The RNA shown here (small-subunit ribosomal RNA) has 1548 nucleotides and comes from a Candidatus Omnitrophota bacterium. Its mean pLDDT, the model's own confidence on a scale to 100, is 83. Lineage of the source: Bacteria > Pseudomonadati > Candidatus Omnitrophota.
RNA sequence: AUUUUGGAGAGUUUGAUCCUGGCUCAGAGUGAACGCUGGCGGCGUGGAUUAGGCAUGCAAGUCGCGCGAUCCCGCAAGGGAUAGCGGCAAAAGGGUUAGUAACACGUGAGUAAUUUUCCCUAAAGUCAAGCAUAGCUUCGUGAAAACGGAGGUAAUACUUGAUAGUAUCAAUGAACCGCAUGGUUCGAUGAUUAAAGGCAGGGACCCGCAAGGGCCUGUCGCUUUUGGAUGAGCUCGCGACCUAUCAGCUAGUUGGUGAGGUAAUGGCUCACCAAGGCUUAUGACGGGUAGCUGGUCUGAGAGGACGAUCAGCAACACUGGGACUGAGACACUGCCCAGACUCCUACGGGAGGCUGCAGUCGAGAAUCUUUAGCAAUGGACGCAAGUCUGACUAUGCGACGCCGCGUGCAGGAUGAAGGCUUUCGGGUCGUAAACUGCUUUUGUUAGGGAAGAAUACCCUGCCAUCGAAUAGGUGGCGGGGCUGACGGUACCUGACGAAUAAGCCACGGCCAACUCCGUGCCAGCAGCCGCGGUAAUACGGGGGUGGCAAGCGUUACUCGGAAUCAUUGGGUGUAAAGGGCAAGUAGGCGGUCUGUUAAGCGAGGGGUGAAAUCUUCCGACUCAAUCGGGAAAUUGCCUUUCGAACUGGCAGACUUGAGACUGGAAGGGGAAAGCGGAAUUCGCGGUGUAAGGGUGAAAUCUGUAGAUAUCGCGAAGAACACCGGCGGCGAAGGCGGCUUUCUGGUCCAGUUCUGACGCUGAAUUGCGAAAGCUAGGGGAGCAAACAGAAUUAGAUACUCUGGUAGUCCUAGCCGUAAACGAUGAGCACUAGGUGUUGGGCCUUCGGGCUCAGUGCCGCAGCUAACGCAUUAAGUGCUCCACCUGGGGACUACGGUCGCAAGGCUAAAACUCAAAGGAAUUGACGGGGACCCGCACAAGCGGUGGAACAUGUGGUUUAAUUCGAUGCUACGCGAAGAACCUCACCAGGACUUGACAUACAGGAAGUAGUGAACUGAAAGGGGAACCACCCGUUAAGUCGGGAGCCUGUACAGGUGCUGCAUGGCUGUCGUCAGCUCGUGUCGUGAGAUGUUGGGUUAAGUCCCGCAACGAGCGCAACCAUUGCCCUAUGUUGCUACCUUUUUUAGUCGAAAGGCUAGAAGAGGGCACUCUUAGGGGACUGCCUGGGAUAACCAGGAGGAAGGUGGAGAUGACGUCAAGUCAGUACGGCCCUUAUGUCCUGGGCUACACACGUGUUACAAUGGCAGGUACAGAGGGUUGCCAACUCGCAAGAGGGAGCUAAUCUCAAAAAGCCUGCCCCAGUUCAGAUUGAAGUCUGCAAUUCGACUUCAUGAAGCCGGAAUCGCUAGUAAUGGGAGAUCAGCUCGCUCCCGUGAAUACGUUCCCGGGUCUUGUACACACCGCCCGUCAAGCGAUGAGAAUCGAGGGUACCCGAAGUCCUACGUAGGUAGGCCGAAGGUAAAAUCGGUGAUUGGCGCUAAGUCGUAACAAGGUAGCCGUACGGGAACGUGCGGCUGGAUCACCUCCUUU
Repeated sequence: AUUUUGGAGAGUUUGAUCCUGGCUCAGAGUGAACGCUGGCGGCGUGGAUUAGGCAUGCAAGUCGCGCGAUCCCGCAAGGGAUAGCGGCAAAAGGGUUAGUAACACGUGAGUAAUUUUCCCUAAAGUCAAGCAUAGCUUCGUGAAAACGGAGGUAAUACUUGAUAGUAUCAAUGAACCGCAUGGUUCGAUGAUUAAAGGCAGGGACCCGCAAGGGCCUGUCGCUUUUGGAUGAGCUCGCGACCUAUCAGCUAGUUGGUGAGGUAAUGGCUCACCAAGGCUUAUGACGGGUAGCUGGUCUGAGAGGACGAUCAGCAACACUGGGACUGAGACACUGCCCAGACUCCUACGGGAGGCUGCAGUCGAGAAUCUUUAGCAAUGGACGCAAGUCUGACUAUGCGACGCCGCGUGCAGGAUGAAGGCUUUCGGGUCGUAAACUGCUUUUGUUAGGGAAGAAUACCCUGCCAUCGAAUAGGUGGCGGGGCUGACGGUACCUGACGAAUAAGCCACGGCCAACUCCGUGCCAGCAGCCGCGGUAAUACGGGGGUGGCAAGCGUUACUCGGAAUCAUUGGGUGUAAAGGGCAAGUAGGCGGUCUGUUAAGCGAGGGGUGAAAUCUUCCGACUCAAUCGGGAAAUUGCCUUUCGAACUGGCAGACUUGAGACUGGAAGGGGAAAGCGGAAUUCGCGGUGUAAGGGUGAAAUCUGUAGAUAUCGCGAAGAACACCGGCGGCGAAGGCGGCUUUCUGGUCCAGUUCUGACGCUGAAUUGCGAAAGCUAGGGGAGCAAACAGAAUUAGAUACUCUGGUAGUCCUAGCCGUAAACGAUGAGCACUAGGUGUUGGGCCUUCGGGCUCAGUGCCGCAGCUAACGCAUUAAGUGCUCCACCUGGGGACUACGGUCGCAAGGCUAAAACUCAAAGGAAUUGACGGGGACCCGCACAAGCGGUGGAACAUGUGGUUUAAUUCGAUGCUACGCGAAGAACCUCACCAGGACUUGACAUACAGGAAGUAGUGAACUGAAAGGGGAACCACCCGUUAAGUCGGGAGCCUGUACAGGUGCUGCAUGGCUGUCGUCAGCUCGUGUCGUGAGAUGUUGGGUUAAGUCCCGCAACGAGCGCAACCAUUGCCCUAUGUUGCUACCUUUUUUAGUCGAAAGGCUAGAAGAGGGCACUCUUAGGGGACUGCCUGGGAUAACCAGGAGGAAGGUGGAGAUGACGUCAAGUCAGUACGGCCCUUAUGUCCUGGGCUACACACGUGUUACAAUGGCAGGUACAGAGGGUUGCCAACUCGCAAGAGGGAGCUAAUCUCAAAAAGCCUGCCCCAGUUCAGAUUGAAGUCUGCAAUUCGACUUCAUGAAGCCGGAAUCGCUAGUAAUGGGAGAUCAGCUCGCUCCCGUGAAUACGUUCCCGGGUCUUGUACACACCGCCCGUCAAGCGAUGAGAAUCGAGGGUACCCGAAGUCCUACGUAGGUAGGCCGAAGGUAAAAUCGGUGAUUGGCGCUAAGUCGUAACAAGGUAGCCGUACGGGAACGUGCGGCUGGAUCACCUCCUUU
């Protein structure tokens, strides 16, 4: 440089995040099965479960050229058949995987320790003789199977003899070789062992009457031997399952000698001798499971799982044992014995073995034809023809798998009909169909038609060869002929005709694909997460869509994803995980240099790694699947040669690791003995008197029998204040008064010695807090248990008073802790700064350097983050220990240790989809800090007590309609229930309707009005009267409309759902907050900004700051009120002017005048006022404080001063807050009723409870008389004046007013005068009686008011609780809405008019920051345990049933072997021996009354242990106690909040 190969993730823990970690999915595969569906062909494949039982047929025979005999055909020659003897085969082929954890298998060696029929090669031989026996004949027994006696016969059957070599044996010589024993070859001596014939042909010679034989030749056999080939046996190295809850096993066991046995080695067997052997953990022995391999599946690979079909090996053949025959078996279709089972039987006995091919039953989710043929390939026998062959070749069945083909192709828009849907316009199925044209794979039919078959066999020609031979045989080259199960099949051709051929699954995410209807936590779905409780893309159906396709899904299993057992390729501070600590064995690892070796390592060669498979190239079936040929590969094992860097071995050296030595040093290191003082308690004595003690508060308790207190003396035990320090020592646990003795370790300096002696460390051993145990002491204080007193709903606790074990000592056990730095040991390396302990060196005496410790901060780096950071959690090396989801379970069983308590080791069933770590944002805390608010405090007045009013609950009722329910329901919806309202109840009525629209039809005195009569009314009834609009006509003539009636659509519903909604509203809260853009920080959620220092009513403003800006809120803008100016002038105003009327006084005889006042009118608009427009207040000015800021305090001026007062205005959001009964609206429901009308009743009930109010309880008052001053409103269906009547409510009356004009309208408290005199009153007014008034159709249920009479409770209100900070509270009256009438309620108006606030400790609410959290539906959270119920699996359990194996003994078949006897067949005995039996135990499994805990299960009981300081901080170990969580004691830990102090560090 080129080429090739080649690794994907997702869902699910959370409010969100990162991590850890499990569960689940997407892929590929299968000897599969199940569901739905199904056109064809090719090639494969098909009892995986009961190695369960089997009917029937077949699966091993063959040879007459080994033998006699019998039968058949033939005239004969000859041919054929076969029961028996004989030979070969039957040990192969075929099946299965039960057993087997083994030299069974794989691989590689060895056999000098072996054998091998048939075959090949080579040498030699094949001579002579003999005895039987089956068949057969005959007799007999038996049901049968079968058997026995007698007679006689043959052989390639059997026996004997001869011959004999390179055979065997014995002793022996030589040479050569070898890895030991030893082997090979060549000699010589002695001994031993063989054989069988058949067929064919033949000239001479011989025998024979002949046939024929001898003889010769050929051929097939036979015997001995050599070598080979093939097959087999035996031995060894290495490789390959789980379990240590299997740790010790073994007597033929290990070895030797001898013998036996075998083809052969060997305890293989036996006798004797010895006492070994195996495994020591590199896993013996035991248990479980399993045929092994080539390979198959998966995977990027390394691996993991599997071992069907094909191939190699093994094992087995009804179960167990045994031998025989044979080359080979201890024999699938052979034999003997025993057992179980089945069958036959005349009951005396017999027969059988499909894990061969088909087939059958059974069990099972499940696996085929009782087919054809030897045509091919192969096998047995045979000289051969040939016979046999369920091996095999073919066929059938099964979508079981892989592969291929088809179910048409082209055109075709009125985008048909129909389905589905719709926003009603449309959209979609959809060029899809219809329709037109074309094609014919497949199919049907007809015709033709293979290859597989020739090197076999037969006939024949030529050549060569054996031979005496032209017989004959053998070999080669030619020619001809015979043989096909499949099958008239594959294939080819013609005709016909779109004709014969599409389904399955899915459609919430993962994961491609969406809508309608039904259902309503039901029915159901589901791989995980999860869907379904009335709008389900998740259930069921329809339509549509997506995917695959003669298949598609589901289930089961395997690998993958899973780096989730991690060699490649993980971890252990807090997620699971470092052993409590050390010493040290095996093991693992190991400093520098030199030499050597060659085990590891590297390179080359050789052998092997069967074939098939996989990969690749080429080829054959039209392609493919499939098949054939070649190559590559087979990563392995064995062997040989070479190399020498590294590791190892051996040898030698070195000093830096390690150790020793010398000199110094510090220390609560350990053990023992002795000594000391303070304190506590007790005893004795003195003084002394009434309490003491204890607590949140108390009580139990002690004390007048003298306590406590105080003084003195004495006794006892335990612990050692101060020093004392994140200081010291020790391996850890741990160690603290002083002295002595004994003793371990460490550090520094020197650099004298040894010379790698080292590090780590399973097993093992030792040490090991506290509690606890045993024995003996001791016992002051403290103190589990226990007792009592409290607290409490309870209190088996917390608190208190007592108090025993124990705590202490001695000796011995126990062996565990949050035994923690939650951090194994060792070595090396990698920035610094600052303390401190112990040495050494230097010093200018400030300090500096260095070694060993011990703390803090911090860089790089690491980490999920927190954090660690030369004392690593960084970078590397070595060794050990440990982890693999949560629960079950620090458990059960077993083992082991312990006196016990218990410790160590340590599962499974079942169950869940999480459990967990760190950090984030919130929320919460009986956590902290700061701040605010009528929150508390300081005050004033109330509520809670009374009576009444009103609302609610409850109760009652035919109905007491409905809603609102902590704050934020309860004088609320309702700004007004006698009827109506009205929704409720009883009764009576109507049904296209009380009301709207549309359509169709109809009626003609139509619409409308509607008398009598009936009825509670509604309603019924219908006399009588009698229309309208438009057009038209001579005409009320005709048509239409309105209206009426009938019918259909529909109306109607205060019926349901406020948890389907809109809108509106409440509340936190007029609290100061809530967010965004860009930037920056963080892996991320997020943070920053918005925190901090000040300040404010305010996230208001200022300053600072990795932030800079912005938005919604705050503030301001708006209206009102308080001051001034300008304008305006009626209905307002009237200072002033004119005028009219009138009152009083005065002058006057009178007329009249004057003064003061009232009323009216006309000027006037100064004032008040009305309504418009302006001004004014901004911390603007001054002083002080503050940081020179923001701002704060005070002052001046001003009507008003720091937001002037009071309104409107309500951020993001919270409460599924409230309202379907205000209206609107989705869905559901009713439709002669849940709609509509009417009468009457009810909403007004009344043992009771609560809320909100009114009136009071009196003298700051009540009553009587007189008298003064408002504002804001309302009024024509109205307000109503004057006047008259009535005690009054009110009536009559009628002027004025649509209102700055008239009217409601009188304001009241106040002020003045008088009476009352502290009482249930001249207080208070309920209740009740009588008489009235008004409204209204109507006042009984059920209105308001008036008068007279009556005169209740009540004398200031328990616990508790509400409002209010100034024109406010309190108090006084006035007006309005609703309304026929009805108010103590609500809203508004004005009059009179206070007190107090030191202050923020506490209560409540809110805001900001911070902290903890196991909460996130967010503390009304979460959550623990007992008990009760149901279900599930499991442990123990008296006992009981079973399985396999072993041990001891008894009995003992067949059979080999041994012994004895016999000529022999054989007989007798013995050893071993299957099955069976007896006995004791162990192991495993099932059942099991009862019992233990465990798990799971929307709404059970008791408490509240944990999470916040969880209300007593929690947890660990241990002991005791308790219904339960738990409590307490002792020791330990921080994985404890908060406050204070100390020390250290960082920044300025």